[in-house]
RNA sequence: GUCAGGAGAGAGCCCCGCCAGGCGGGGCCGCCGAAGGCGCAGGUCCCCGUGUUGCAAGGGGCCCGAACGCUCAGGCAAAAGGACUGAC
Repeated sequence: GUCAGGAGAGAGCCCCGCCAGGCGGGGCCGCCGAAGGCGCAGGUCCCCGUGUUGCAAGGGGCCCGAACGCUCAGGCAAAAGGACUGAC
C1' cells in the first nucleotide's frame, strides 16, 4: 500500500439558497475520542550525589512515549473518515 473487520456522541434549534424529499452555507447550544496534534504518567541510557557490606532514596539531561488526559483539529443519520486487528 491492497482486501476484510472496526466504536463513541443531537438526522438538535434558528436563518438563507435550491430541485422543496432532502442537500448546501452561516450562527448558537449540547456532546464524542479511535485520523492528526498537544500534555503528563511511565521506560532505556548517561551524569551528579550522599549513605555504604551489598544495594538504594534523591536531583538533572537526551531519547522513546501510552487505548491516560486535553478537545486545537476532526467527528455526532447514511456515505466518507477511522486508532487498532487479520491476510497478502

Glycine riboswitch aptamer from Variovorax sp., 88 nucleotides, folded computationally.
The sequence is in RNAcentral, with records from Ribocentre.
Lineage of the source: Bacteria > Pseudomonadota > Burkholderiales > Comamonadaceae > Variovorax.
The prediction has a mean pLDDT of 79.